A computed fold for a 387-nucleotide RNA from a Pseudomonadota bacterium, annotated as Bacterial RNase P class A. It matches the Rfam family "Bacterial RNase P class A". The family's RNA type in Rfam is ribozyme. Rfam describes the family as follows. Ribonuclease P (RNase P) is a ubiquitous endoribonuclease, found in archaea, bacteria and eukarya as well as chloroplasts and mitochondria.

[in-house]
RNA sequence: GCGGAAGGACGGAUGGCCGCUUGCGGGUGCGCCCCGUGAGAGGAAAGUCCGGACUCCAGAAAGCAACGGUGCCGGGUAACGCCCGGGCGGAGUAAUUCGACGGAAAGUGCCACAGAAAAAAAACCGCCUGACGCCGAAAGGCCUGAGGUAAGGGUGAAACGGUGGGGUAAGAGCCCACCGCGGGGCCGGUAACGGUCCUGGCAGGGCAAACCCCACCGGGAGCAAUGCCAAAUAGGGAUCUUGCGUGGCGUGCCACGGGGCCGCUUUCGCCCCAGAGAUCCGGGUUGGCAGCUAGAGCCGUCGCGCAAGCGUCGGCCCAGAGGAAUGGUCAUCGCCCCGAGGUCACCCCUGGGGGCACAGAAUCCGGCUUACAGUCCUUCCGCGCGC
Repeated sequence: GCGGAAGGACGGAUGGCCGCUUGCGGGUGCGCCCCGUGAGAGGAAAGUCCGGACUCCAGAAAGCAACGGUGCCGGGUAACGCCCGGGCGGAGUAAUUCGACGGAAAGUGCCACAGAAAAAAAACCGCCUGACGCCGAAAGGCCUGAGGUAAGGGUGAAACGGUGGGGUAAGAGCCCACCGCGGGGCCGGUAACGGUCCUGGCAGGGCAAACCCCACCGGGAGCAAUGCCAAAUAGGGAUCUUGCGUGGCGUGCCACGGGGCCGCUUUCGCCCCAGAGAUCCGGGUUGGCAGCUAGAGCCGUCGCGCAAGCGUCGGCCCAGAGGAAUGGUCAUCGCCCCGAGGUCACCCCUGGGGGCACAGAAUCCGGCUUACAGUCCUUCCGCGCGC
């Protein structure tokens, strides 16, 4: 210098004028009116895909079933399907990167097309053996049917270990060496796993983002949750009094039963098994207030940790609107592009025109994913050149 890998920061600046929402302090003709002063969108506020906080609902607890999700190992976390570190496998010379990565000998199912055969498989071509017949002097060849053979050809995404040698009629883990694989021991590692030694001639292939099995996790709905106040009051609800199932009688006491309350079971608890009367409350809806922003918060120091992160100490307050404010315009500057002039080869200078993304909080956090004009920084890898 060129090409690449990983991570991070920013994402227009300043000023004038006109507005919008709101905290505080004043004024007031009380009106959400006026004045002053302060604050006012993002890295994704987005998709609403995961995980929580919070709130209400479902009698409680336990177990089971059903349904849904997750799935190598260890760590982090409030939690996660997220993050970090590691293992294994794929890609890359490398930095690095991608992976739903438990179980296929529990069972069921599927494997298109092609192919002889797609799983306890299979003989189409080929190879070999011997038999009848024919041809030939012979060697041998041809036809037919039988047997052996999975080494070769051919089909396919995939054909029952691979390569080489021996062996054989031809072949074959039939035998041997190496590689792969199964089982066992030892060593290293918290573990996933790795290394090494012994042993076995070697096995019914793939698919579980097909059912399924195993392990773990999970109640439902969501701030339009929910609470309070005011307006209005029908259905309804609560409390009290009286009364109430079956059996026994001594007629007001005892015993017992039936039914309901998360899909099922158990335990506990509650309610109902005539109704009538009195008193009180009163949903939805609309308006207002609360929830509503000080928080798993932000910045810095130090310590622990490879890291994600955790802890100590100090400092800071950083939108809170709600049919929903955070805007418009002008000037100057910055960056990029176009063409013109000076220079005329570029840099540079002058004036002109155009452009400056994706996108807008709505209860709040932790993530993931997706969108994004342009700019800057750090670390690492490869190649080339120079010293």
A source record names the gene rnpB. NCBI's taxonomy places the organism under Bacteria, Pseudomonadati, Pseudomonadota.